[in-house]
RNA sequence: GGGCGCAUAGCUCAGUUGGUAGAGCAGCUGACUCUUAAUCAGUAGGUCCGGGGUUCGAGUCCCUGUGCGCCCG
Numbered sequence: 001g002g003g004c005g006c007a008u009a010g011c012u013c014a015g016u017u018g019g020u021a022g023a024g025c026a027g028c029u030g031a032c033u034c035u036u037a038a039u040c041a042g043u044a045g046g047u048c049c050g051g052g053g054u055u056c057g058a059g060u061c062c063c064u065g066u067g068c069g070c071c072c073g
Stems, first nucleotide, its partner, number of pairs: 001072007010025004019056001027043005049065005
C1' cells in the first nucleotide's frame, strides 16, 4: 500500500425484508434466610464509533473518517 471482518447497555452478544432497540451476566429494590450466598419477583440503564447522503422512516442501505483484528504484498 491492497483486501476482508468487527464497532449496539458496565461486560459478553442478538437485532429478519428499512418501520419508534433486546437477552444473559453485573447493578439497584423487595421476598426468603439468624446473617451471607443461592433462589424467586420487580426495576433502572443505550442520541446503536464520528460525519454526510438516500428515504415518509436508517442499528440496518450508500459515501467518508476513526479504532481494533485477520489475510496479501